[in-house]
Molecule: transfer RNA
Organism: Candidatus Nomurabacteria bacterium
RNA sequence: GCGGCUUUGGUUAAGUGGUAUAAUGAGUCCUUGCCAAGGAUUAGUCGGGAGUUCGAUUCUCCCAAGCCGCA
Numbered sequence: 001g002c003g004g005c006u007u008u009g010g011u012u013a014a015g016u017g018g019u020a021u022a023a024u025g026a027g028u029c030c031u032u033g034c035c036a037a038g039g040a041u042u043a044g045u046c047g048g049g050a051g052u053u054c055g056a057u058u059c060u061c062c063c064a065a066g067c068c069g070c071a
Stems, first nucleotide, its partner, number of pairs: 001070007010024004018054001026042005047063005
């Protein structure tokens, strides 16, 4: 220098055009004599920018970061 892959709550992952989900973690409450365990509930996420579309996490392009291969 060229090509490919990945980027989603604090963490780990699902989701391939139509309300963004789960586990775990965090807060509050219930339960208990206390702790642990259990239950209920709340908040929190699509790496950044543009384009296509009625509508984009999803499709296209650019940028950033990481990984892999070729030279």